[in-house]
RNA sequence: UACGUGACGAGUAUCAACACUCAUAUAAUCCCGGUGAUAGGAUCGGGAGUCUCUACGGGGAAGCCGAAAACUUCUCACCUAUGAGUGGAUGGGGAUCGUGU
Numbered sequence: 001u002a003c004g005u006g007a008c009g010a011g012u013a014u015c016a017a018c019a020c021u022c023a024u025a026u027a028a029u030c031c032c033g034g035u036g037a038u039a040g041g042a043u044c045g046g047g048a049g050u051c052u053c054u055a056c057g058g059g060g061a062a063g064c065c066g067a068a069a070a071c072u073u074c075u076c077a078c079c080u081a082u083g084a085g086u087g088g089a090u091g092g093g094g095a096u097c098g099u100g101u
Stems, first nucleotide, its partner, number of pairs: 007099004014092002018087008026055001029048007040065002049056001058076006
């Protein structure tokens, strides 16, 4: 001087999965067509809606319909996408420096 190996210390770029909270989207909503039930009020397909992928259904209650083809209102609880915060992290930890072999 170079290389290798493990240990200790310093200091530090940087740090995820995931979880929770908040916010935005979308109102878990609307429109059209087919089929179907009436002890019932279901089901299939298409479209709109989002700086947006996916989803677009469920539980409960009330009303309404008078034998027909049409449902209505209220309420409870999400998923998904994106952003931020908190936690994860008294942790991990590269480059680098020091000591030692």